[in-house]
The RNA shown here (SAM riboswitch aptamer (S box leader)) has 104 nucleotides and comes from Savagea serpentis.
RNA sequence: UCCUUAUCAAGAGCAAGUGAGGCACCUGGGCCUUUGACCUUGCAGCAACCGGCAUAUAUGCACGGUGCUUCGUCCAGCAAGUUGGAAAACUUGAAAGAUGAGGA
Numbered sequence: 001u002c003c004u005u006a007u008c009a010a011g012a013g014c015a016a017g018u019g020a021g022g023c024a025c026c027u028g029g030g031c032c033u034u035u036g037a038c039c040u041u042g043c044a045g046c047a048a049c050c051g052g053c054a055u056a057u058a059u060g061c062a063c064g065g066u067g068c069u070u071c072g073u074c075c076a077g078c079a080a081g082u083u084g085g086a087a088a089a090c091u092u093g094a095a096a097g098a099u100g101a102g103g104a
Stems, first nucleotide, its partner, number of pairs: 001104008013043005021032003026077004044069003048066004052061003073096001078093006
């Protein structure tokens, strides 16, 4: 990097450094940001997966490997269905994305 698979409505911040953009791509919205965002590091926390331990399958522990700690994956865009005169709203699924695990 690619394939397969599970989950994605909850949860969880401070400090230092840096200094202008960032929220995956594109479009339309919206949000964060010099009252310092994003990113890096330290410490802390959360608890999704795998391992470990305990336990009666349930469940718990944060011990290990990853992960995560603005807004539902920030919302929508594609399809189907329901309601409606329509505009539109809602539900489900898909596509894409993120994370874990297994594999090539």

Of the family's consensus pairs, 97% are formed in the model.
RNAcentral holds the sequence, with entries from Rfam.
Taxonomically the source falls in Savagea (Bacteria, Bacilli, Caryophanales, Caryophanaceae).
Rfam family: SAM riboswitch aptamer (S box leader). Rfam links the family to the GO term regulation of gene expression.
The prediction has a mean pLDDT of 86.